[in-house]
RNA sequence: AGCGGGGUGGAGGAGUGGUACCUCGAGAGGCUCAUAACCUCUAGGCGCACGUUCGAAUCGUGCCCCCGCAA
Repeated sequence: AGCGGGGUGGAGGAGUGGUACCUCGAGAGGCUCAUAACCUCUAGGCGCACGUUCGAAUCGUGCCCCCGCAA
C1' cells in the first nucleotide's frame, strides 16, 4: 500500500434524505430552615472539503484521526 468498523454538545448513546433526540453533567429558577433528592427553564453538537439533490448527520468521492484484520 490493502480490507472492515467508527468520528454527533463537557461525557456516553440514538438518529438510513425534510423537525438533530435521550441519559448524565453545567447554569438559572422553584421546593426546603438548609443541603441532597425532586420539578421547570436555558446554553451548548453532526471530523474537513467537494459533489448529488428542491433539501444531506444520513448518499457518493477525496483527505485527516481512532480501533481491528491481514501482510
The RNA shown here (transfer RNA) has 71 nucleotides and comes from Candidatus Nomurabacteria bacterium CG1_02_47_685. Its mean pLDDT, the model's own confidence on a scale to 100, is 84. The same sequence occurs in records of 8 taxa. Taxonomically the source falls in Candidatus Nomuraibacteriota (Bacteria, Bacteria candidate phyla). It matches the Rfam family "tRNA". Rfam links the family to the GO term triplet codon-amino acid adaptor activity. The sequence is in RNAcentral, with records from ENA.